[in-house]
Context: one part of a larger RNA
Molecule: small-subunit ribosomal RNA, central domain
Organism: metagenome
RNA sequence: CUGGGCGUAAAGGGCAUGUAGGUGUCCUUGUAAGUCGAGUGUGAAAGCCCUCCGCUCAACGGGGGAAUUGCACUGGAUACUGCGAGGAUAGAGUUUAGGAGAGGAGAGCGGAAUUCUCGGUGUAGCGGUGAAAUGCGUAGAUAUCGAGAAGAACACCUGUGGCGAAGGCGGCUCUCUAGCCUGAAACUGACGCUGAGAUGCGAAAGCUGGGGGAGCGAACAGGAUUAGAUACCCUGGUAGUCCCAGCCGUAAACGAUGUGCACUUGGUGUUCGCCCGCGAGGGGGAGUGCCGAAGCUAACGCAUUAAGUGCACCGCCUGGGGAGUACGGCCGCAAGGCCGAAACUC
Numbered sequence: 001c002u003g004g005g006c007g008u009a010a011a012g013g014g015c016a017u018g019u020a021g022g023u024g025u026c027c028u029u030g031u032a033a034g035u036c037g038a039g040u041g042u043g044a045a046a047g048c049c050c051u052c053c054g055c056u057c058a059a060c061g062g063g064g065g066a067a068u069u070g071c072a073c074u075g076g077a078u079a080c081u082g083c084g085a086g087g088a089u090a091g092a093g094u095u096u097a098g099g100a101g102a103g104g105a106g107a108g109c110g111g112a113a114u115u116c117u118c119g120g121u122g123u124a125g126c127g128g129u130g131a132a133a134u135g136c137g138u139a140g141a142u143a144u145c146g147a148g149a150a151g152a153a154c155a156c157c158u159g160u161g162g163c164g165a166a167g168g169c170g171g172c173u174c175u176c177u178a179g180c181c182u183g184a185a186a187c188u189g190a191c192g193c194u195g196a197g198a199u200g201c202g203a204a205a206g207c208u209g210g211g212g213g214a215g216c217g218a219a220c221a222g223g224a225u226u227a228g229a230u231a232c233c234c235u236g237g238u239a240g241u242c243c244c245a246g247c248c249g250u251a252a253a254c255g256a257u258g259u260g261c262a263c264u265u266g267g268u269g270u271u272c273g274c275c276c277g278c279g280a281g282g283g284g285g286a287g288u289g290c291c292g293a294a295g296c297u298a299a300c301g302c303a304u305u306a307a308g309u310g311c312a313c314c315g316c317c318u319g320g321g322g323a324g325u326a327c328g329g330c331c332g333c334a335a336g337g338c339c340g341a342a343a344c345u346c
Stems, first nucleotide, its partner, number of pairs: 004317003007300002012314001014201004021194003025088007033081002035077002038074005049065006091191001092188004096183004103177007110154001114150008125136002162169002206247006215241002220236004258313006266291007274283003295302002319346003328339004
């Protein structure tokens, strides 16, 4: 130097776009840089190793050989890699005809429920709990009927259903907009894959300014419970939850499983296209589940949606604690985030 790993033991970056870099289909041809022979020079001697010899042996010493795996030059080889040229279409993409969808953004609209306000009926309770009390109510509550206002969320449909890179997305309509799938051809002609940095997106909570505020509800207050009860339960209730603009950049951001491509018995559901069939059904594509072959795995389990078999590239791990701490740097209004030790100790 090579050699190990990352679902649950330490370890996949929260996700994407993409720069450098790494890597990359088939054919012809040129070149000969990498690569592979050959030759020459050099690679000091001593030492190491082999062999022979000299000191009585050995240590030691002497002769010869090997080794010195390297470098340079000369002249060759051309399978593979590189570079140049030309061509191809199986990768990738474009066009076209269809299709499904809570994908995203904006605007408008709707009904149920809740609370509040006003009015009618009506009278002594209501509410709440394990039981109660705080609380509300004769200044007329609760209940019930009618009218109005407000904010938030969209029952049923709803489905190991769908869409999205992830976070995530669910009433209805319209406008703008992105991706995906299928069919048949045509076109471009390797344009591909990955991706250190970088950039963008990124639940909830939190922050700044402005609005909004029905319900819920950290904090807080009261009532209970209890030995206590800074809780669980109850009555209230502020931030917040909602909207606009701007930050924050985290998570059990999970499939605890990076991305892409290829290959490897099957069975059975389901979503959306296509083909054959009158139909029953059959074939094939893209998803999404379950069960299981080989194989893998420490086991659990995974198993064509791999954790199997390979290739390419990135990220990450190296005993526990100290510690995701300190220091320093960068970012942030702050909260804090990112990068990230050591002493010491077991």